Record summary:
Predicted 3D model of RNase P RNA and transfer RNA as a complex of 429 nucleotides. Its mean pLDDT, the model's own confidence on a scale to 100, is 78. Rfam match: Bacterial RNase P class A. Rfam's curators write: Ribonuclease P (RNase P) is a ubiquitous endoribonuclease, found in archaea, bacteria and eukarya as well as chloroplasts and mitochondria. The family's RNA type in Rfam is ribozyme. Its family is annotated with ribonuclease P activity, dimeric ribonuclease P complex and tRNA processing in the Gene Ontology.
RNA sequence: GGAGCAGGUCGGACGAUCGCUCUCGUCGCGUCAGCGCGGGAGAGGAAAGUCCGGACUCCGCAGGGCGGGGUGGUGGGUAACGCCCACCGAGGGCGACCUCAGGGAGAGUGCCACAGAAACAUACCGCCGCACCGCAAGCGUGCGGCAAGGGUGAAACGGUGCGGUAAGAGCGCACCGGCGGCGCGGUGACGCGCCGGCCAGGUAAACCCCACCCGGAGCAAGGCCAACUAGGGGGAGAUGAGGCGGCCCGCCGAUCCCCGGGUAGGCUGCACGAGGUCGCCGGCGACGGCGACCCCAGAGAGAUGAUCGUCGCCGUCCUCGGACGGUACAGAAUCCGGCUUAUAGACCUGCUCCCCUU
RNA sequence: GGCGACGUAGCCAAGAGGCAAGGCAGGGGUCUGCAAAACCCCCACCGCCGGUUCGAAUCCGGCCGUCGCCU
Numbered sequence: 001g002g003a004g005c006a007g008g009u010c011g012g013a014c015g016a017u018c019g020c021u022c023u024c025g026u027c028g029c030g031u032c033a034g035c036g037c038g039g040g041a042g043a044g045g046a047a048a049g050u051c052c053g054g055a056c057u058c059c060g061c062a063g064g065g066c067g068g069g070g071u072g073g074u075g076g077g078u079a080a081c082g083c084c085c086a087c088c089g090a091g092g093g094c095g096a097c098c099u100c101a102g103g104g105a106g107a108g109u110g111c112c113a114c115a116g117a118a119a120c121a122u123a124c125c126g127c128c129g130c131a132c133c134g135c136a137a138g139c140g141u142g143c144g145g146c147a148a149g150g151g152u153g154a155a156a157c158g159g160u161g162c163g164g165u166a167a168g169a170g171c172g173c174a175c176c177g178g179c180g181g182c183g184c185g186g187u188g189a190c191g192c193g194c195c196g197g198c199c200a201g202g203u204a205a206a207c208c209c210c211a212c213c214c215g216g217a218g219c220a221a222g223g224c225c226a227a228c229u230a231g232g233g234g235g236a237g238a239u240g241a242g243g244c245g246g247c248c249c250g251c252c253g254a255u256c257c258c259c260g261g262g263u264a265g266g267c268u269g270c271a272c273g274a275g276g277u278c279g280c281c282g283g284c285g286a287c288g289g290c291g292a293c294c295c296c297a298g299a300g301a302g303a304u305g306a307u308c309g310u311c312g313c314c315g316u317c318c319u320c321g322g323a324c325g326g327u328a329c330a331g332a333a334u335c336c337g338g339c340u341u342a343u344a345g346a347c348c349u350g351c352u353c354c355c356c357u358u
Numbered sequence: 359g360g361c362g363a364c365g366u367a368g369c370c371a372a373g374a375g376g377c378a379a380g381g382c383a384g385g386g387g388u389c390u391g392c393a394a395a396a397c398c399c400c401c402a403c404c405g406c407c408g409g410u411u412c413g414a415a416u417c418c419g420g421c422c423g424u425c426g427c428c429u
Stems, first nucleotide, its partner, number of pairs: 001354010012311007020042006027036003044329001048340002051338005056218004063249004068214005073087005088102001089100004103209002108207002110203003124150002126146007158176006177199001179196007222268004232259005242252002275294008312327007359428007368382003376412001384400005405421005
């Protein structure tokens, strides 16, 4: 200098004028509804998708069983998680590093199209032995042995080599792969070593088995107040309606459903919280502990803006200083932790490979 | 704001691991003097992107779009 890998930060700034929402006040006006004046606060890293997990609220308790759903290497973090951290294994990359729904196919069942003899227990071509026909070469027939070679396929019953044999074969041996046992190391996944016998197709994001987790609904939950109305019609119900949601048990238990009609306003839940910033300590890390400081949006499903000026960044043009244009994705609605997706541009840190120079 | 369902040709749609049925519409042809009818042929990125699998419209995940319900 070039090409990359991983992690992180920011994502316009300042001023003026006019507005919007909320809030505070030793202020002013007021018919006590409010209005004015002054002060303070006012979108995000994703506020998004609603994909996970929780808080909270109601369903009497959140109980048992079946069914159903989810997760899936190991250890840890956390309120919890399908998230995060560290490690293990497999695959990819020269490397930094990346990817993995990564338990079980030696419980059972299913499936494996086409091709092929055979897709899980089989022999098409083929190889070999014996018998028969034949003078013989040879071919054919029958019985038996084999699975090395050919061929098919995504996948063919461990691989390579030597020995062995009629031909062959883990039949024997060596190495490798896989399986099992033992020993050592590690909390563990697992790793290393020794020994054994000779081998078991794939698929569980197919049913299933194993382990662990999960009751249902959602702030339009729910609570309070006000207003309105009609005991009008139909149906079910102590032989149990309904609460209760797929079923059963258990528990509570007298009202419940439909049609028609009326009302449809306000307050609350609602922002002090698994909260933020800084420092120190523990830990490889995720994270945890302690201390100090801070208060930080909240509605009418509705505010958080507009204009102008100066500057920054990007592009185009030219008489080199200006002109013009642009400045991403996007917009809180109960709250929080994650994941995923969108995002112009800028910056920082660590690392790898190649080339050059010293 | 919350909850749920569905995307297959221009339209209606079946298929649910092994070449994507069928109907209407459209195009071409046969038949006819010309037409209609009839018959034959053609017309598919299965919403998009990944993953599992030998193999995906189908199974799994993530996006995009459409529709419905709750005050």